[in-house]
Context: one part of a larger RNA
């Protein structure tokens, strides 16, 4: 490297465009470049097979191969190439339609806190019990009021939308995808996708705001034999906003994008036709069962992990090691490529 595999053993790259390359719809035609038949030349001698002569060997004669090359004449399914052509892949177009898809700006309402005023009097709180904590310089509760900051109860769902990361109060701007239907248009314009770009929870980072609960570090008070814990009282960072970096997850369906073909049931979501009375009919999803084949079993089963095809990643005992040199990036924390002695 092969082979063989990659839901769970090792193994799908977080996610997507998309450049080179692999692949690739359907019918005619030229041409004959790959392929393919035939013939002709060349393939030096020695060597080397066979054979005759002789023959211990070396020597002569005659013949074969030498899978190649070169040039002539053909073929015309397949690939590759020109040319016209189709329409079912893909896209535009016309009309409906469903969404917490996405950006900015505004705008409600419970609530936690905390601050002012009344009212009121002695506890409040917190626990398994308790203490640290707040209270007569008047708390807890209780009524109006202010200011302020985060998150959006019901609705609500196995639901919906997004390429993933992820999206929920309401409006209002703005551009973005998607499905369904008619078939009108264009004709193959298509999948994939090494490098390369972009996007990328949360946590740190950089400046500058902001700060109401939450609360890493932290101090207390408990518990315990100790208790750097767990439980309490407090509480900075940080959560929040702008900008810009990081670029990493048990980034998951532990399961790569397309495509195409496969018995059935159910319940659901957005369209279409139809029946109206419950239904049936297709398409795109979202789920639960379950044939056949699959699978080491679990288990998947039209949304495959089935049957194939295409093209990209990947993977080859455990440990050393996601180290160690070196390189890129980064402000840093790191991140990405990524070994080997020894060991068992």
């Nucleotide at each position: 490297c092969u082979g063989g595999g990659c839901g769970u053993a090792a193994a799908g790259g977080g996610c997507a465009c998309g450049u080179a390359g692999g692949c690739g719809g359907u019918g005619a035609a030229u041409a004959g470049g790959g392929u393919u038949g035939a013939a002709a030349g060349u393939g030096a001698a020695a060597g080397u097979c066979g054979u005759c002569a002789a023959a211990a060997a070396c020597u002569g004669g005659c013949g074969g191969a030498a899978u190649g090359c070169u040039c002539u004449u053909g073929a015309a399914a397949u690939c590759a190439a020109u040319u016209c052509a189709c329409u079912u892949g893909a896209g535009u177009g016309a009309g409906a339609c469903a969404g917490a898809g996405c950006a900015g700006a505004g705008u409600g309402g419970a609530a936690u806190g905390u601050c002012g005023u009344g009212u009121g009097u002695a506890g409040g709180g917190g626990u398994g019990a308790a203490a640290u904590c707040c209270g007569g310089a008047g708390a807890u509760c209780u009524a109006c009021g202010a200011a302020g900051g985060a998150a959006c109860g019901c609705c609500a769902a196995a639901a919906g939308c997004g390429a993933a990361g992820g999206c929920a109060g309401c409006u209002c701007u703005c551009g973005g995808g998607g499905u369904c239907c008619c078939u009108a248009c264009c004709g193959a314009c298509g999948c994939u996708g090494g490098g390369g770009u972009g996007c990328g929870a949360a946590a740190g980072c950089a400046u500058g705001g902001g700060g109401a609960g939450c609360g890493a570090a932290u101090a207390g008070g408990a518990u315990u034999a100790g208790a750097u814990a767990c439980c309490c009282u407090g509480g900075u960072a940080g959560u929040c906003c702008a900008u810009g970096c990081c670029g990493u997850a048990a980034a998951u369906g532990a399961u790569g994008a397309g495509u195409g073909u496969u018995c059935g049931c159910c319940c659901u979501u957005g369209g279409u036709c139809u029946a109206c009375g419950c239904g049936g009919a297709u398409c795109a999803g979202g789920g639960g069962c379950c044939c056949a084949g699959c699978u080491a079993a679990c288990g998947a089963g039209u949304g495959a992990a089935a049957c194939a095809c295409u093209c990209c990643g990947c993977u080859u005992g455990g440990g050393g090691a996601g180290u160690a040199g070196g390189g890129u990036c980064g402000c840093a924390a790191g991140a990405c490529c990524g070994a080997a002695a020894c060991u068992c």
A computed fold for a 344-nucleotide part of an RNA from Leonotis leonurus, annotated as small-subunit ribosomal RNA, central domain. Lineage of the source: Eukaryota > Tracheophyta > Euphyllophyta > Lamiales > Leonotis. Model confidence (mean pLDDT): 86 of 100. Rfam family: Bacterial small subunit ribosomal RNA. Rfam links the family to the GO terms structural constituent of ribosome and ribosome.